[in-house]
RNA sequence: AGAGUUUGAUCCUGGCUCAGGACGAACGCUCCUUGGCGCGCCUAACACAUGCAAGUCGAACGGGACCAUUUUAGAGUUUACUUUGGAAUGGUUUAGUGGCGGACGGGUGAGUAACACGUGAGCAACCUGCCUUUCAGAGGGGGAUAACAGUUGGAAACGACUGCUAAUACCGCAUAACGUUGUAAAAGGGCAUCCAUUUACAACCAAAAGAGAAAUCUGCUGAAAGAUGGGCUCGCGGCCGAUUAGAUAGUAGGCGGGGUAACGGCCCACCUAGUCAGCGAUCAGUAGCCGGCCUGAGAGGGCGGCCGGCCACAUUGGGACUGAGACACGGCCCAGACUCCUGCGGGAGGCAGCAGUGGGGGAUAUUGCACAAUGGGGGGAACCCUGAUGCAGCGACGCCGCGUGAACGAAGAAAUAUUUCGGUAUGUAAAGUUCUAUCAGCAGGGAAGAAAAUGACAGUACCUGACCAAGAAGCCCCGGCUAACUACGCGCCAGCAGCCGCGGUAAUACGUAGGGGGCGAGCGUUAUCCGGAUUCACUGGGCGUAAAGGGAGCGCAGGCGGCACGGCAAGUCCGGUGUGAAAGCCCGGGGCCCAACCCCGGGACUGCACUGGAAACUGCCGGGCUGGAGUGUCGGAGGGGCAGGCGGAAUUCCUAGUGUAGCGGUGAAAUGCGUAGAUAUUAGGAGGAACACCGGUGGCGAAGGCGGCCUGCUGGACGACGACUGACGCUGAGGCUCGAAAGCGUGGGGAGCAAACAGGAUUAGAUACCCUGGUAGUCCACGCCGUAAACGAUGAAUACCAGGUGUCGGCGGGCACGGCCCGCCGGUGCCGCAGCAAACGCAGUAAGUAUUCCGCCUGGGGAGUACGUUCGCAAGAAUGAAACUCAAAGGAAUUGACGGGGACCCGCACAAGCGGUGGAGCAUGUGGUUUAAUUCGAAGCAACGCGAAGAACCUUACCAGGCCUUGACAUCCUGAUGGCGGGACAUGCAAUGUGUCCUUCCCUCCGGGGCAUCAGUGACAGGUGGUGCAUGGUUGUCGUCAGCUCGUGUCGUGAGAUGUUGGGUUAAGUCCCGCAACGAGCGCAACCCCUGUCCACAGUAGCCAGCGCCAAGGGCGGGCACUCUGUGGAGACUGCCGGGGACAACCCGGAGGAAGGCGGGGAUGACGUCAAAUCAUCAUGCCCCUUAUGGCCUGGGCUACACACGUGCUACAAUGGCGCAGACAGAGGGAUGCGAAGCCGCGAGGCGGAGCGGACCCCAGAAAUGGCGCCCCAGUUCGGACUGCAGCCUGCAACCCGGCUGCACGAAGCCGGAAUCGCUAGUAAUCGCGGAUCAGAAUGCCGCGGUGAAUACGUUCCCGGGUCUUGCACAAACCGCCCGUCA
Repeated sequence: AGAGUUUGAUCCUGGCUCAGGACGAACGCUCCUUGGCGCGCCUAACACAUGCAAGUCGAACGGGACCAUUUUAGAGUUUACUUUGGAAUGGUUUAGUGGCGGACGGGUGAGUAACACGUGAGCAACCUGCCUUUCAGAGGGGGAUAACAGUUGGAAACGACUGCUAAUACCGCAUAACGUUGUAAAAGGGCAUCCAUUUACAACCAAAAGAGAAAUCUGCUGAAAGAUGGGCUCGCGGCCGAUUAGAUAGUAGGCGGGGUAACGGCCCACCUAGUCAGCGAUCAGUAGCCGGCCUGAGAGGGCGGCCGGCCACAUUGGGACUGAGACACGGCCCAGACUCCUGCGGGAGGCAGCAGUGGGGGAUAUUGCACAAUGGGGGGAACCCUGAUGCAGCGACGCCGCGUGAACGAAGAAAUAUUUCGGUAUGUAAAGUUCUAUCAGCAGGGAAGAAAAUGACAGUACCUGACCAAGAAGCCCCGGCUAACUACGCGCCAGCAGCCGCGGUAAUACGUAGGGGGCGAGCGUUAUCCGGAUUCACUGGGCGUAAAGGGAGCGCAGGCGGCACGGCAAGUCCGGUGUGAAAGCCCGGGGCCCAACCCCGGGACUGCACUGGAAACUGCCGGGCUGGAGUGUCGGAGGGGCAGGCGGAAUUCCUAGUGUAGCGGUGAAAUGCGUAGAUAUUAGGAGGAACACCGGUGGCGAAGGCGGCCUGCUGGACGACGACUGACGCUGAGGCUCGAAAGCGUGGGGAGCAAACAGGAUUAGAUACCCUGGUAGUCCACGCCGUAAACGAUGAAUACCAGGUGUCGGCGGGCACGGCCCGCCGGUGCCGCAGCAAACGCAGUAAGUAUUCCGCCUGGGGAGUACGUUCGCAAGAAUGAAACUCAAAGGAAUUGACGGGGACCCGCACAAGCGGUGGAGCAUGUGGUUUAAUUCGAAGCAACGCGAAGAACCUUACCAGGCCUUGACAUCCUGAUGGCGGGACAUGCAAUGUGUCCUUCCCUCCGGGGCAUCAGUGACAGGUGGUGCAUGGUUGUCGUCAGCUCGUGUCGUGAGAUGUUGGGUUAAGUCCCGCAACGAGCGCAACCCCUGUCCACAGUAGCCAGCGCCAAGGGCGGGCACUCUGUGGAGACUGCCGGGGACAACCCGGAGGAAGGCGGGGAUGACGUCAAAUCAUCAUGCCCCUUAUGGCCUGGGCUACACACGUGCUACAAUGGCGCAGACAGAGGGAUGCGAAGCCGCGAGGCGGAGCGGACCCCAGAAAUGGCGCCCCAGUUCGGACUGCAGCCUGCAACCCGGCUGCACGAAGCCGGAAUCGCUAGUAAUCGCGGAUCAGAAUGCCGCGGUGAAUACGUUCCCGGGUCUUGCACAAACCGCCCGUCA
């Protein structure tokens, strides 16, 4: 000192939360521990059993009891002794009278918002026992009464009556002043009512004795003074609520009395009508106050337990008595509640004293010891009393101290955890060796506290000795904040959580473990307080848009206030004095071993009061000044206000004319109006409302607001002049006034418009938008209402701080007098610098720099709601909460995405065309259903003739059944064998196998080794089991779209921007130009392949081109010119011309050329998106199975079938079908292969085997087309499904379940609803051919060539995309977000 949390990211605002400290604490876990010092009912001021907590004095008094001595009388009896009674003396003890003390000490915090407390003053308005000092005094009498005795009442508590008696108890008398009171006088003092002093006179008031042999001591009375303790008064200070605004009759004051120690309405009689209050009275709530304590940098905030001061209280309420002192905690009386006793008549009691009990509560101790110390009461003293106090006990409740060992010790032991199995960690930790002994335990000694004696604590503290590493560690945390990470378990479950948030199968966040971090006899949690929070802002905040300027003006109180001078000294400043208790805090020092703790000294206590001084500033007083403000004169501008009058245009209505079938209205209509004559048009009239053009970011007004013209009345501002007043000013809580629209009341008015309402439409509905009507209302007068996005979302005033430009009003100056130039004042706009601001923006009309005053804000929701109050006729307005709930709600700006926003552009995107799909039959895939199984995956585009380029077995992953268990496959170990393999037989449906028989290894140094098989053992194999949301790789898609980025620089607080935007252009971020950008990368293009033209080279296919031969076929010789093949090259670049464009890029046209502006096609797919697809191609983490989820086999299934969809094939026919004869390709494939000729079969095919590893042979007949012929519009000579029979081929095997052939059968279907697909040229359409896979099995797929079109005006619309811009409350990004109702 800050941090986390709003967003995709950013800055700001703003709340919530955390890290710190504290505690009279409580709870959880934990402790041999040990010691010191403190602290310990915060709740029920609830109720209390029991014991103790205030007594003492016999030296005040009379008695009683006991003892002793002396004495006396009697009795017993041995002079002595014992005993009984009396008297005296002494001692002990004591109920009573009397004195002092029970008003202190101790407890508690209920009440109290008050002179209760704190602080500082005052009393000229007071008291003070005991104590100190001083002065004076005590003479002489009297009458009672407890105790006691007797009688007596009552259960008791407690009395009653009679009688006796004493005093330091009580009462007169005498004496007395420096006492008290009264009167008079003097000279002083004081702010004052008055005070004190002196003098004179008068009146009044005292006393107690006790002890001692005595001296004397202790007491007693009066007076003065001191000290101590109290009483009263005042200034100032310290809680909350205005949703408490008025309170008050002894109330405020006076005169006179009473009362008190004393002042006083304290009380009383009378008189007056005041007094308090917005500077908060009264009322309500809460609370003992302070020194201090906690926190904080401080200012502050919170608290008032222990200790100390004050107050209040003592079961609740009231009252007085006694006394120096009380309205009295352990006194009295009364009343109430409660408890107890009782003989029912009546009595007793008060723990908020110390212990203790019950209760309440989360929670707080012993019915201990002692008066040894300190202190208190009584006493002359001894002494007695003292739950004050000193100690001990209990409690980790707090603070402080100590220990639980120290050194060495690597084979880094064992064990545990983890692991990629190599290791790593716990860890020098342990063990082991050496050493030490604090604490506890044992033994011995043994204090200080006490001044001569006396010690509860206590055989305590402390010291010494011996002994043993022994007896002594836990708690919380480890996702970020915040220091500390792995494994397993669990699987949005269980749970965690202070905030953000974790957990849905790899969780560093749950639980456990290992490890680690923190603190440590404690550690965490909870409650509370301060801090962080500058988040109530005095120090130290804000209000245009985040919360926040009152709708506007006037103005009382209040606050603030111009220039210069003189004075005063309240504020202010300096000095001095008093006070600010002690403790505490800080500093220094000292004592317990240290510390905590304690002691001493100093500082501080920021305050208050008194006093001396200063005079700048504020204030006050005085007289001045003119710059602020106001007045005056002159002048012009203006929808400023009010009243009266006037005017024209238009709408509507009425009357009349002309005129005829419609009008009106809408996106389209209908309702409506109209043949009873509308609309249209002409003329006349009525009535109401509003004033086109001018008209303008122009004017006026405080705001609301104000618009035809004229007149009257009237407010304000402005300019010029500088005559007058002389600070008269600014702001303004309350208050008063004004205040759009709507609304309300009363009375008018009513043309148009128009809530409500009605009808017509729209729609799923349409209580709306649109249409036709239409009432309040809108208008006027008067009176209410008092609100608004009453906005510039910006309170008023003053001053200052660069400029530029426009406009309205007024004025001045200049001249070249003009549509001129320069300047001043006031208003109203725009741009812009500094500055400010989170940014947007503001910027002399501030949101800048300052000052003054007012209003307002303090997270979002609840809510401008409820209640209360005021106002209002009502509607409602003003004021204005809380419970509860959330971790945000917000502002500005950024990048995207999105828009039934805009601009530009592209694409078979639409349009224009051609052909299809959707209807039929079949093929194929999918869904669904079915099934033992119908294995699995793919799912909008971008799954569905997809993985399948080919499921009869195999494939095969599925199902049923049978079988195997180190395994079908890999590596290692041990043993055996010499095999393995092949063949035959038996068993078995088959398979794995089992058994028998035959055949039978290599190298060698002769030890053995290699190889293979079998058996065994365990490590392991195996899995098309799961997770594509753990992954690699591969792929689809946007999209062959033109985009996506970076470096440096610059701009911005930042996210980001710029570059990449703009003007052109392109297929293109293609190129050119411009530009705070300059460059670069991945994409585009080009480089690659095919194709189109030519050339060169080469020549086992091509040619008689030119020659020759021939069975006439380039067959042969020969040749390589052509075609072709292969290789290499040329060619096209807007190069040339014209035009356009900016002299550019580029575009248009042309020439030449095989080809022209990218010639056509392919390959090539940027940054990224879709948690897109694939764990079943492969690879792979983790999880799962292990005589099975692995392996083998047989059979079945993947081929099922009411249905639905996708993709195709064949058709519905004449541009056709069929028949006959006949023509022209390209690209491929071929050795368990293609297979010719020939022969057989109607045919599929069979026999056959030439040739060919291919420019040579074969597959191989191209077909459409063309020619000829038939068919004649028909479910047909169209169409071919389905079915029957008979066959062929492949294969171990065609039943489930192949293909093909022949004959027969011949179905639906006559061009296809809504909808929908492809294609822009060698394309669509149409025709056939080949290949991969493959034993066989294409209508699919991949290729090839043949024939060969139509159309594109154009970019409004649908879909997709690109760029710029705009809005946004979206960012999982419109398939978004979000509101209401219901559950």
Small-subunit ribosomal RNA from an uncultured bacterium, 1383 nucleotides, folded computationally. RNAcentral holds the sequence, with entries from ENA, Greengenes and SILVA. The prediction has a mean pLDDT of 87. It matches the Rfam family "Bacterial small subunit ribosomal RNA".